The RNA shown here (FMN riboswitch aptamer (RFN element)) has 120 nucleotides and comes from Orlajensenia flava. The model forms 100% of the base pairs in the Rfam consensus. Taxonomically the source falls in Orlajensenia (Bacteria, Bacillati, Actinomycetota, Microbacteriaceae). It was read from a public genome assembly, where an Rfam model found it. The coordinates come from a structure-prediction model, not an experiment, and the mean pLDDT is 87.

RNA sequence: AACGUGCUCCGGGGUCGGUGAGAAUCCGAACCGGCGGUGACAGUCCGCGACCCGCGCAAGCGGUUGACCUGGUGGAAUUCCGGGACCGACGGUUAAAGUCCGGAUGGGAGGAUGCACGCG
Repeated sequence: AACGUGCUCCGGGGUCGGUGAGAAUCCGAACCGGCGGUGACAGUCCGCGACCCGCGCAAGCGGUUGACCUGGUGGAAUUCCGGGACCGACGGUUAAAGUCCGGAUGGGAGGAUGCACGCG
């Protein structure tokens, strides 16, 4: 160094217009994409978290939980490039929400090696 333990810190993004009595919810056009993994980089491959349901004093456990095809390059890509698509919890809101308000100054998968100790 790596590894282990403890502490500390970090840890979610996105709108304009039109119609209308009323819509950031409809129509038109736009914009956004947690975490880990994966011969090569992922919203849509594998898994995790959160929300929700059930059991439990709790820790936790179980359940549920959306979406991609194609051409090219290449040793290797549903991850890159070209083209065309699709998905997005719950409650609220004079009219229906991924983008507004709310639970949330919450929680968290994880990350930083930032500090300390141990090991070495």